Transfer RNA from a Candidatus Dojkabacteria bacterium, 74 nucleotides, folded computationally. Its mean pLDDT, the model's own confidence on a scale to 100, is 81. NCBI's taxonomy places the organism under Bacteria, Bacteria candidate phyla, Candidatus Dojkabacteria. Rfam family: tRNA. The family's RNA type in Rfam is transfer RNA.
[in-house]
RNA sequence: AGACCAUUAGCUCAGGUGGUUAGAGCACGGUUCUUAUAAAGCCGGGGUCGGUGGUUCGAGUCCACCAUGGUCUA
Numbered sequence: 001a002g003a004c005c006a007u008u009a010g011c012u013c014a015g016g017u018g019g020u021u022a023g024a025g026c027a028c029g030g031u032u033c034u035u036a037u038a039a040a041g042c043c044g045g046g047g048u049c050g051g052u053g054g055u056u057c058g059a060g061u062c063c064a065c066c067a068u069g070g071u072c073u074a
Stems, first nucleotide, its partner, number of pairs: 001073007010026004019057001028044005050066005
């Protein structure tokens, strides 16, 4: 210098062919149970989907550029 992949909750990750309200597990808070803790059950909080634009009636999803990380080539 070039190519490709990834970026969604505190962490690890889903999210079909663009469509009605963005999810799971763990973690966190409350609660039940217990002498108490742990485990287990139930309830709950937490996101402007990496950034800026564009396409579209409608974008987490499509396009461009940028940023960060990774792999490969030279």